c-di-AMP riboswitch aptamer (ydaO/yuaA leader) from an Armatimonadota bacterium, 132 nucleotides, folded computationally. NCBI's taxonomy places the organism under Bacteria, Bacillati, Armatimonadota. Rfam family: c-di-AMP riboswitch aptamer (ydaO/yuaA leader). From the family's description: This family represents a conserved RNA structure found upstream of the ydaO and yuaA genes in Bacillus subtilis and related genes in other bacteria. Rfam links the family to the GO terms regulation of gene expression and cyclic-di-AMP binding. On this family, see Barrick et al., Proc Natl Acad Sci U S A 2004: "New RNA motifs suggest an expanded scope for riboswitches in bacterial genetic control". The prediction has a mean pLDDT of 78. Of the family's consensus pairs, 92% are formed in the model.
RNA sequence: UGUUCCAGCCGGCCGAAUCCCCGAAAGGGGGAACGGGGGACCCGUUUUACUGGGGCGCACCCUGCGGUUGCAGGGCGGGUACUCUUCGCCCGAGCCCGACAGCUAACCUCGUAGGCAUCACGGAGAGACCGG
Numbered sequence: 001u002g003u004u005c006c007a008g009c010c011g012g013c014c015g016a017a018u019c020c021c022c023g024a025a026a027g028g029g030g031g032a033a034c035g036g037g038g039g040a041c042c043c044g045u046u047u048u049a050c051u052g053g054g055g056c057g058c059a060c061c062c063u064g065c066g067g068u069u070g071c072a073g074g075g076c077g078g079g080u081a082c083u084c085u086u087c088g089c090c091c092g093a094g095c096c097c098g099a100c101a102g103c104u105a106a107c108c109u110c111g112u113a114g115g116c117a118u119c120a121c122g123g124a125g126a127g128a129c130c131g132g
Stems, first nucleotide, its partner, number of pairs: 012116003018032005033112006043102001052100001053097004060075006076092005082127006
C1' cells in the first nucleotide's frame, strides 16, 4: 500500500414491524401509531369433489422438455435509497389455520419480527423539497 474476514458506531434499504409511559427487574404491564384476521342487513356465490378449503406475503400464470422435487422460454408481479418515467440490474421465497371463514357496520381479536451492503447503496430525464 492492496485484498479478505470479524466487530462496533453513524447514516440508510427491504418490511406493518416504530415511538412513548409504568416498573429495581422480568419470560412483566399499558398507550399511541402502523399493519393483519374474524364478523350483519344489502349485495354476491349457489361449485358444497380427499382433486378438501382458507390466510399473511411481490413471490403467480402459460408453453415446452424432463426422472417427482427440476430446466428453459414467455407473460405478469416486486425492489432499485424524495417522487414519477425510462434503461440496466436483482428477486418471484417462506410460513400459518386445521374441516372452517365471500363482502361486511357495530363488535371481537392478533403482530410490532427478521434480514441487507461498497465502482449495480447504478445511469438518464422531469419535478418537488432543503441549503447556499